A computed fold for an 84-nucleotide RNA from Evansella tamaricis, annotated as c-di-GMP-I riboswitch aptamer. Model confidence (mean pLDDT): 90 of 100. Its Rfam family is "c-di-GMP-I riboswitch aptamer". Rfam describes the family as follows. GEMM was predicted in a large-scale screen for bacterial structured RNA regulatory elements. Rfam links the family to the GO term cyclic-di-GMP binding. The source organism's lineage runs through Bacteria, Bacillati, Bacilli, Caryophanales and Evansella.
RNA sequence: UUUCGAAAAUGGCAAACUUAUCGAAAGGUGAGGACGCAAAGCCACGGGCCUAAAGCGAAAUGCAAUGGUAGCCGGGUUACCGGG
Numbered sequence: 001u002u003u004c005g006a007a008a009a010u011g012g013c014a015a016a017c018u019u020a021u022c023g024a025a026a027g028g029u030g031a032g033g034a035c036g037c038a039a040a041g042c043c044a045c046g047g048g049c050c051u052a053a054a055g056c057g058a059a060a061u062g063c064a065a066u067g068g069u070a071g072c073c074g075g076g077u078u079a080c081c082g083g084g
Stems, first nucleotide, its partner, number of pairs: 002084004012037002017032006035071001041077003045074003048069003055063002
């Protein structure tokens, strides 16, 4: 440098749920809590999925992302320990 995660070590993160809070919602954040995770660190670039406020529409439970999701997949980027 590259590749891998079998057995270890030091540590890390934290699903559901509860609660507070922000938000139109999806969802985020703090606290509690652990289903899991070797990038479950970071980035919405491509696809998917969720929501539907503005707006469109005569109206709908309709359409609509500029809102989300990195713990859906791909991609980018950085990194601990160990093996090759």